Molecule: transfer RNA
Organism: Lineus longissimus
């Protein structure tokens, strides 16, 4: 300087053009003397930022910023 991967709720993670799963944590509620399990519920993401392409973009392209590797 060059290449390659990555960025998604508070954390980890699924999504391979059609309206974003599931853990785990949080709040509630059932149960218990009372707490933890357990069960049942609910709130939480405009998908790293700016632009292009489609009727439609978390996904495709370009450019910019972070990271993680590899080459010189």
């Nucleotide at each position: 300087g060059g290449c390659u991967c990555u960025a998604u709720g508070g954390c980890c993670a699924a999504g391979u053009g059609g309206u974003a799963a599931g853990g785990c944590g949080u709040c509630g509620g059932u149960c218990u003397c009372g707490u933890a399990a357990a069960c049942c519920g609910a709130a939480g993401a405009u998908c790293g930022c700016g632009g292009g392409u489609u009727c439609a973009a978390g996904u495709c392209c370009c450019g910019c910023u972070g990271g993680a590797g590899c080459c010189u």